[in-house]
RNA sequence: CAUGUGCAUCAAGAGAAGGGCUGACGCCCUUGCCAACCUGCCCGCCCGGGCAAGGUGGAUCCGGAAGACUCCGGGAUGCGGCCGCAAGGCAACGAAGCGGGCUUGC
Numbered sequence: 001c002a003u004g005u006g007c008a009u010c011a012a013g014a015g016a017a018g019g020g021c022u023g024a025c026g027c028c029c030u031u032g033c034c035a036a037c038c039u040g041c042c043c044g045c046c047c048g049g050g051c052a053a054g055g056u057g058g059a060u061c062c063g064g065a066a067g068a069c070u071c072c073g074g075g076a077u078g079c080g081g082c083c084g085c086a087a088g089g090c091a092a093c094g095a096a097g098c099g100g101g102c103u104u105g106c
Stems, first nucleotide, its partner, number of pairs: 006079005015031001017030005033058002037055003040051003044102005061074005081090003
């Protein structure tokens, strides 16, 4: 780059907050919180790990079988964002600032 539609997770975690609407379920706004899926940063590169900064998302997933958090089906979420017809361009913390390996140079 092309083709394909796959791949991962659903263990844990997190306001009984303020305001508005509704008969109720619930929904919306504000603000806080949780969480490393993507981007970014932490080292020139890779692996691991880390950081809620830029994007998503969440704040009781459902049913069945087996029964040890295992399997099956369904469902949900993620596999960056913004501007631009395109070419191309823009932002990403005051946080973290690490372990191993490799390349190049001295």
Predicted 3D model of a 106-nucleotide RNA (SAM-I/IV (S-adenosyl methionine) riboswitch aptamer) from Phycisphaerales bacterium UBA3160.
Rfam family: SAM-I/IV (S-adenosyl methionine) riboswitch aptamer. Its Rfam clan is "SAM clan". A reference for the family is Weinberg et al. (2008), "The aptamer core of SAM-IV riboswitches mimics the ligand-binding site of SAM-I riboswitches", RNA.
The coordinates come from a structure-prediction model, not an experiment, and the mean pLDDT is 76.
The sequence was found by an Rfam model in a public genome assembly.